RNA sequence: UGAGUAUGAAAGAUGAUCGCUGGAGGACAUAGGAGCCUCAAGAGGAAAGUCCGGGCUGCAGAGGGCAGGAUGGCGGCUAAUGACCGCCGAGGGUGACCUCAGGGCUAGUGCCACAGAAAUGAUGACCGCCGAAGUUAUUCGGUAAGGGUGCAACGGUGCGGUAAGAGCGCACCAGCAGUCUGGUAACAGGCUGGCUAGGUAAACCCCAUUCGCAGCAAGACCAAAUAGGGGAGGGAUGAAGUUGCCCGCUGACCUCCCGGGUUGCGUCGCUAGAGACUACGGGCGACCGUAGUAGUAGAUAAAUGAUCGUCAUCGCGCAAGCGAAACAGAACCCGGCUUAAUGAUUACUCAUAUU
RNA sequence: GGUCCAGUAGCUCAGCUGGACAGAGCAACGGCCUUCUAAGCCGUGGGUCGUGAGUUCGAAUCUCGCCUGGAUCACCA
Numbered sequence: 001u002g003a004g005u006a007u008g009a010a011a012g013a014u015g016a017u018c019g020c021u022g023g024a025g026g027a028c029a030u031a032g033g034a035g036c037c038u039c040a041a042g043a044g045g046a047a048a049g050u051c052c053g054g055g056c057u058g059c060a061g062a063g064g065g066c067a068g069g070a071u072g073g074c075g076g077c078u079a080a081u082g083a084c085c086g087c088c089g090a091g092g093g094u095g096a097c098c099u100c101a102g103g104g105c106u107a108g109u110g111c112c113a114c115a116g117a118a119a120u121g122a123u124g125a126c127c128g129c130c131g132a133a134g135u136u137a138u139u140c141g142g143u144a145a146g147g148g149u150g151c152a153a154c155g156g157u158g159c160g161g162u163a164a165g166a167g168c169g170c171a172c173c174a175g176c177a178g179u180c181u182g183g184u185a186a187c188a189g190g191c192u193g194g195c196u197a198g199g200u201a202a203a204c205c206c207c208a209u210u211c212g213c214a215g216c217a218a219g220a221c222c223a224a225a226u227a228g229g230g231g232a233g234g235g236a237u238g239a240a241g242u243u244g245c246c247c248g249c250u251g252a253c254c255u256c257c258c259g260g261g262u263u264g265c266g267u268c269g270c271u272a273g274a275g276a277c278u279a280c281g282g283g284c285g286a287c288c289g290u291a292g293u294a295g296u297a298g299a300u301a302a303a304u305g306a307u308c309g310u311c312a313u314c315g316c317g318c319a320a321g322c323g324a325a326a327c328a329g330a331a332c333c334c335g336g337c338u339u340a341a342u343g344a345u346u347a348c349u350c351a352u353a354u355u
Numbered sequence: 356g357g358u359c360c361a362g363u364a365g366c367u368c369a370g371c372u373g374g375a376c377a378g379a380g381c382a383a384c385g386g387c388c389u390u391c392u393a394a395g396c397c398g399u400g401g402g403u404c405g406u407g408a409g410u411u412c413g414a415a416u417c418u419c420g421c422c423u424g425g426a427u428c429a430c431c432a
Base pairs, nucleotide, nucleotide: 001351002350003349004348005347006346010342012311013310014309015308016307017306018305020042021041023039024038025037026036044327048338049337051336052335053334054333055332056215057214058213059212063247064246065245066244068211069210070209071208072207073087074086075085076084088102089100090099091098092097103206104205108204109203110200111199112198126147127146128143129142130141131140132139133138155173156172157171158170159169160168174196176193177192178191179190180189181188182187219268220267221266222264229258230257231256232255233254234253240250241249276293277292278291279290280289281288282287313324314323315322316321356431357430358426359425360424361423362422365381366380367379368378383399384398385397386396387395405421406420407419408418409417
């Protein structure tokens, strides 16, 4: 200098004027509301997708079973998780580093098109090789070492052995089982053994762990309205709550039809929280502990805006100056993930050149 | 706001569960028939299976992430 890998700060500041939202105070007023005056406050790292997890609320202060869903190396962290951290194993990359739904196909079942002799209890011989019969054509037998097919061919390589061959024998390697050592564990290494077991579980399934259901339009209250209307059916031999089902609990209503009344710029839930920041300490780390500091977004069809000036950042230009500034807008609240998008810095790797 | 569903030819759909040819009807185009058209008969073309990854020998189909569209106060106060 170039090419990369990881990380991910920040997301403009300030003044004036005019507005918007909810709030506090004040004047007027018997009191309250509207309006008026003053004051301070008012979007994000993703507020998004709603993909996981939790709080909160209701159903019995949430119980049991079946079914069903999710997760899936090991250990930790946490309120909890499928997130995060560290490690193990496998794969990719020259490397920094990255990726992994990474339990079980020796529990059982299913599937493996076409091609191929054969796709898994080898009931297997297409070519080839070997032996026998036969003049030949060919037939019978042995053989999975070689060829061919295929994603995949019943362990691989070599030596011996044999009619030709074959774990038939041996050595090494892969895998499996047992055992010993190290490690909390995943796992790693050693020894022994019989010689061998195809792939697929993001196929059914098995194993382990875990999940009750619904969601702030949850839910509570006030106001308004009322005749608890008529008819049919079901119901203490159990309505409905409460999930797909059963048990259990509570214990009297439920469904349909006909005809009516009422339905609010209502209140709470609502924002001080597993919160943020700073310092110190513990831990490799996720994270945890202690101390301190500051601090009202809370709307409801939905406010958080517009204009002008100054400064800051970046780009162009000698200069005056001109231009740029992404993705995107809270809706009960948090922890993550994913996606969108501007991107400073820091650390590291590789290549080339120079010293 | 919450919740749920769908995407395959120009249009309407099947195939997906259970993986191995992407199909049907209508439409379009060409031919036959007819004086001509319609109808009828014969034939042809047209598909990134919304998109990007993964699992698998193999994906429209299985899994995950996105995109687009839809249902709605008779899905929920």

This is a predicted complex of two RNAs, RNase P RNA and transfer RNA, with 432 nucleotides together. It holds a member of the Rfam family "Bacterial RNase P class A". Gene Ontology terms of the family: ribonuclease P activity, tRNA processing and dimeric ribonuclease P complex. Model confidence (mean pLDDT): 76 of 100.